[in-house]
RNA sequence: GCCACAUCUAGAGGGGUGGAGGGACUUGGCCCAGUGAAACCCCGGCAACCAGCAAGACGGAAGUCUUGUGAAGGUGCCAAAUCCAGCGGCUCGAGGAGCCGGGAGAUGUGGG
Numbered sequence: 001g002c003c004a005c006a007u008c009u010a011g012a013g014g015g016g017u018g019g020a021g022g023g024a025c026u027u028g029g030c031c032c033a034g035u036g037a038a039a040c041c042c043c044g045g046c047a048a049c050c051a052g053c054a055a056g057a058c059g060g061a062a063g064u065c066u067u068g069u070g071a072a073g074g075u076g077c078c079a080a081a082u083c084c085a086g087c088g089g090c091u092c093g094a095g096g097a098g099c100c101g102g103g104a105g106a107u108g109u110g111g112g
């Protein structure tokens, strides 16, 4: 990098190195940033996807599903809704606003 499924308006930052960018890509907007961006390291934290544990349902069994639980396991994450829009549809008090869906993306799990 490819395929499938689930989730994405909640939550959680200090220090060191570094030295100008960053918010995925692209266009437009809007933000963050020398009161120090990215990146890396240390420590801390959030959450509960997987794994663990308990109960229940189904099943001949393997196991599957649901609920709960803890956080010393594997990941992930710690400005702003995935920062917002872009494509389609709907509504309205309509040069705009709101809602729903799609696309793209992120994370996890499984597969190839």
Base pairs, nucleotide, nucleotide: 002111003110004109005108006107007106008105013043014042015041016040017039021032022031023030026086027085028084029083044078045077046076049074050073052069053068054067055066056065057064058063082104087101088100089099090098091097092096
SAM riboswitch aptamer (S box leader) from a Solirubrobacterales bacterium, 112 nucleotides, folded computationally. Model confidence (mean pLDDT): 86 of 100. Of the family's consensus pairs, 97% are formed in the model. Its Rfam family is "SAM riboswitch aptamer (S box leader)". Rfam's curators write: The SAM riboswitch is found upstream of a number of genes which code for proteins involved in methionine or cysteine biosynthesis in Gram-positive bacteria. The SAM riboswitch acts at the level of transcription termination control. The predicted structure consists of a complex stem-loop region followed by a single stem loop terminator region. An alternative and mutually exclusive form involves bases in the 3' segment of helix 1 with those in the 5' region of helix 5 to form a structure termed the anti-terminator form.